[in-house]
Context: one part of a larger RNA
Molecule: small-subunit ribosomal RNA, 3' major domain
Organism: uncultured bacterium
RNA sequence: UGACGGGGGCCCGCACAAGCGGUGGAGCAUGUGGUUUAAUUCGAGGCAACGCGAAGAACCUUACCCGGUUUUGACAUCCACGGGAGGCUUCAGAGAUGGAGCUGUGCCGGCGUAAGCUGGAGCCGUGAGACAGGUGCUGCAUGGCUGUCGUCAGCUCGUGUCGUGAGAUGUUGGGUUAAGUCCCGCAACGAGCGCAACCCUUGCCUUCAGUUACCAUCAUUAAGUUGGGGACUCUGGAGGGACCGCUGCGGUAACAACGCAGAGGAAGAUGGGGACGACGUCAAGUCAUCAUGGUCCUUAUGGCCGGGGCUACACACGUGCCACAAUGGUAGUUACAGAGGGAUGCGAAGCAGUGAUGUGGAGCGAAUCUCAGAAAAGCUACCACAGUUCGGAUUGAGGUCUGCAACUCGACCUCAUGAAGCAGGUAUCGCUAGUAAUCGCGCAACAUCAUGGCGCGGUGAAUACGUUCCCGGGCC
Numbered sequence: 001u002g003a004c005g006g007g008g009g010c011c012c013g014c015a016c017a018a019g020c021g022g023u024g025g026a027g028c029a030u031g032u033g034g035u036u037u038a039a040u041u042c043g044a045g046g047c048a049a050c051g052c053g054a055a056g057a058a059c060c061u062u063a064c065c066c067g068g069u070u071u072u073g074a075c076a077u078c079c080a081c082g083g084g085a086g087g088c089u090u091c092a093g094a095g096a097u098g099g100a101g102c103u104g105u106g107c108c109g110g111c112g113u114a115a116g117c118u119g120g121a122g123c124c125g126u127g128a129g130a131c132a133g134g135u136g137c138u139g140c141a142u143g144g145c146u147g148u149c150g151u152c153a154g155c156u157c158g159u160g161u162c163g164u165g166a167g168a169u170g171u172u173g174g175g176u177u178a179a180g181u182c183c184c185g186c187a188a189c190g191a192g193c194g195c196a197a198c199c200c201u202u203g204c205c206u207u208c209a210g211u212u213a214c215c216a217u218c219a220u221u222a223a224g225u226u227g228g229g230g231a232c233u234c235u236g237g238a239g240g241g242a243c244c245g246c247u248g249c250g251g252u253a254a255c256a257a258c259g260c261a262g263a264g265g266a267a268g269a270u271g272g273g274g275a276c277g278a279c280g281u282c283a284a285g286u287c288a289u290c291a292u293g294g295u296c297c298u299u300a301u302g303g304c305c306g307g308g309g310c311u312a313c314a315c316a317c318g319u320g321c322c323a324c325a326a327u328g329g330u331a332g333u334u335a336c337a338g339a340g341g342g343a344u345g346c347g348a349a350g351c352a353g354u355g356a357u358g359u360g361g362a363g364c365g366a367a368u369c370u371c372a373g374a375a376a377a378g379c380u381a382c383c384a385c386a387g388u389u390c391g392g393a394u395u396g397a398g399g400u401c402u403g404c405a406a407c408u409c410g411a412c413c414u415c416a417u418g419a420a421g422c423a424g425g426u427a428u429c430g431c432u433a434g435u436a437a438u439c440g441c442g443c444a445a446c447a448u449c450a451u452g453g454c455g456c457g458g459u460g461a462a463u464a465c466g467u468u469c470c471c472g473g474g475c476c
Base pairs, nucleotide, nucleotide: 008476009475010474011473012472013471015467016466019431020430021429022428023427027321028320029319030318031317032316033315034313035312042053043052064308065307066306067305068304069303070302073131077130078129079127080126081125082124083123086103087102088101089100090099091098092097107120108119109118110117111116133297134296136295137294138293142291143290144286145285146284147282149280154193155192156191157190158189159188160169161168162167173184174183175182199274200273201272202271204240205239206238207237208236209235210234214229215228218227219226243268246262247261248260249259250258324424328383329382330381331380332379333378340371341370342369345364346363350359351358352357390421395416396415397414398413399412400411401410437459438458439457440456441455442454443453
C1' cells in the first nucleotide's frame, strides 16, 4: 500500500423479507459422471462445466474402432517427359481402386492457300526430390476471441505540496445522485479511461409520399372486387417533443446541488427496452474455429474406402418437457395477432385418403401469391371425483415421408395396448409490470429430424412492512 476479520459506521442489489410459479418425488427428452466396450473421438469442471463447443452424429459430418488399401501423396510451389481438356459405356471388387472400349482436337500466338506443323497458358498422366500433411502434445511459451467479478463505480496520470523512504495528498470531509452524478468545503490545481449523453428500437404529434397497404364520402360487387379518393389505418423518410422548463414546500450562513408534491402533458424526473463492459482479477476457457513458437510422426500419429461407434446401461447428478385433473378432459361451433421465411423454394383451389400424406399445379423473387387453421379465450353439450372420458410411458400390428440407404439408429400417422403418477423429504431456483404465470406462431442450421436455441405476439396477476438476518458488492 493492499487483502482479510464470526471489528465498527454508511449505502446498494429479487440478497433477504412479502408474494406468485417451479426444481427435488413419477414417466420421458437431453447433457454429464460412472461403468461397459474393438471404439463408445475430443474438449468444458463451484459460482463462471453439465439442452455447453454441437444453428441438426443413419452415410457424410467424424476427429474414434475393425478391416481393405495408398506413399511427392486429397491440397501448394518448383523440374523433366508424354498427352487436347472433358464426356460416355463396360468388367473385377464391399468400396477405395485397377483394367478395357467409345467419343472428343478447345483458348492465345508463329508458319502455311489449305491439310497440317510448331510455341505458350491452362488441364491430365508418369517420374525424381525439395517438400506437403497431422483435429499429434504443450492454453503453464503465445496472438486473437470469450467468460467472470460487473453496467459494479470505480481505476489512474501531470505538475505542485507533505514524508529520509515505501508512499500520501488530489480520490478524504458535509450534502446529493442510478453513478468519482453534481454542489459546497479543502495544499492542492488540472487532466485521462470509465458514468451519462451522442446510436438503434418502442410510446405522442406534425409534415412529405400513396402501391401491392387503407376506405369516410359517391357509385359498384359475392368480396376494397372495380371505378374513384389522399381523409383515416398503415408503411417509411424528415422533423418536433421532456429540460426539474413552470408552481409550491423543503434543503443551505447565503447562493446551490438536489429531494417531495402539483399543474400541464401521449410520456415526468436516466419514460420502457437494446447495443455499449474502465484499470484489472481468476497462469479462468480455447493449440479441435483460426493463427502461431517449441516439440513429436513422415510407407505413418499423413491419405482414401466399406462397416461399426459417438445412440451402450446396474446406477448417480444437472437442465427441461408432459402429467397427476373439474379454474379440468372430450366433442361441436365461433372470433382476434405479431414477427418472420420462400426459386435445387413457398406451394393455393379442387380431388383421393380416418390420417400422416398423395395427386394437382394456380399464383408468387412476394405490403400483391404462399407457408397460414393462430392457440388459450367465448358459446353449446357430455363426463361427477373414479387411477377415471385424468395421465400418457411402454409394447404389438399396419402405414406415410425424406434419403443411395431408416437393422444397429429418423420423424410422423392410424388401430390396439394402456405403465408410473393422487402435488413430491432435507434442500433449492426464477421473477418487481405488460414482468411472473399461461397460450400459441415464426426463424436459424437443415434432404429428413426440436421437449433445445433465438425471436414474436395473445391473455395477464400477487407482493415489497422493511434492511435485523443469509449471499454478493461499493465507500470510510